Model confidence (mean pLDDT): 78 of 100. The RNA shown here (Bacterial RNase P class A) has 373 nucleotides and comes from Pseudoclavibacter caeni. It was read from a public genome assembly, where an Rfam model found it. The source organism's lineage runs through Bacteria, Actinomycetota, Actinomycetes, Micrococcales and Pseudoclavibacter.
[in-house]
């Protein structure tokens, strides 16, 4: 110097000017409300709404299917399908990434193409016996197709062909035997909290793949969400009761009228709470590899009708081109112009976390190459 890993931080600033939400103030108005100054007013993802809490209601004896969701060990946390560390696997030369990582040796079922054969398969070329044919030759013997068997070493296909080299053995041959060598099962030691490694010893046990396929095991899950839910509550129906008016001389009664008033409880329309001070944010210290967590100190940063956060200008900054200058010369500095006007995207009960989107520009550690000393 180039080229890469990981983890993290920023998400233009600043003036002017026109506007928006909430909340004080002060005025003007019977009041709705308007004017007026001030104060505060989105994001690292507010996003999707895939997990997981918290908080509300509702249901709930106990076991059991269904049904959905995870799956290596330790730990972390209210919690978890998330994070850490560590184990195995598989990718990189390497920093380091990736892995629903429990059983296909209980059952059931899927799989192109090539091949003779693809689920406990299979002889196409081969190889080797047995029978009998045919040519050739004096002869030994050579050469050609046929038929019946045995084999799976050896050639071919294939992603994969029923462990690998070697050797006995056999007519050829095969874990058929026998040794190493690799799996796997089993016992046993040693470290290790454990996954787990690493060693000894036994058994020819060699069993393709896929369970984000059905399915088996194991754990775990009650449901539904702030438009939750709690209070206050017109006006319209609706109960009661008292007043009107007809029959009547009065009262009780009964029609009529549904008028006028008073109470009554459910509750709609509204309105006020829930509602932002919390598993909060920043600094330091401490314990632990980390993930986190104990403690000090300091700060308060949106709370709406379901609708606010911006529009423009200037200048600075950043990005990309061109040109000029300089310099330790493709990369670095100045300087002018010309453009982009500068990215995803916007809260609504409130927190962890995952996945996503994103102009750019910075910081930290690390890793290959490469040159220089």
């Nucleotide at each position: 110097u180039g080229g890469g890993a990981u983890g993290c931080c920023c998400a233009u600033g600043c003036g002017g000017u026109c506007g928006c939400g909430u909340g004080c103030c002060g005025g003007a108005g019977a009041g709705a409300u308007c004017c007026g100054g001030c104060c505060c007013g989105a994001g690292g993802a507010a996003c999707g709404u895939c997990c997981g809490g918290g908080c509300u209601c509702c249901a709930c004896a106990g076991g059991g299917c269904a049904c959905g969701a995870u799956g290596g060990u330790g730990g972390g946390u209210a919690a978890c399908g998330c994070c850490c560390a560590c184990c195995c696997g598989g990718g990189g030369u390497g920093a380091c990434c990736c892995g629903a990582g429990a059983g296909c040796a209980a059952g059931u079922g899927c799989a192109g193409c090539a091949g003779a054969g693809a689920g406990c398969a299979g002889a196409c070329c081969g190889c080797c016996g047995g029978c009998g044919g045919g040519g050739c030759u004096c002869a030994g013997g050579c050469c050609c197709g046929g038929u019946c068997g045995g084999c799976a070493a050896g050639g071919g296909u294939g992603a994969a062909a029923c462990g690998g080299u070697g050797g006995u053995g056999u007519a050829a041959g095969a874990g058929a035997c026998c040794a190493c060598c690799a799996g796997u099962g089993g016992u046993c030691g040693u470290g290790g909290u454990g996954a787990c490694a690493c060693g000894g010893c036994c058994a020819g046990c060699u069993g393709g793949g896929c369970a984000a396929a059905c399915c088996u095991c194991a754990u775990c899950g009650g449901g539904a969400g702030c438009a939750a839910g709690a209070c206050c509550g017109a006006g319209c129906a609706g109960g009661a009761g008292g007043c009107g008016g007809g029959c009547g001389g009065c009262c009780c009664g009964u029609c009529c009228a549904u008028g006028c008033c008073u109470c009554c409880g459910g509750g709609u329309a509204g309105g006020u709470c829930g509602c932002u001070g919390g598993a909060g944010c920043g600094c330091g210290u401490c314990a632990g590899c980390g993930a986190u967590g104990g403690c000090g100190c300091g700060c308060c940063g949106a709370g709406a009708g379901a609708g606010a956060u911006g529009g423009c200008c200037g200048c600075a900054c950043c990005c990309g081109g061109u040109c000029g200058g300089g310099g330790u010369c493709u990369u670095c500095c100045c300087g002018a112009c010309c453009g982009g006007c500068g990215a995803c995207a916007g809260a609504a009960c409130c927190c962890g976390g995952c996945g996503u989107a994103u102009c750019g520009g910075g910081c930290a550690u690390c890793c290959c190459a490469u040159c220089c000393a």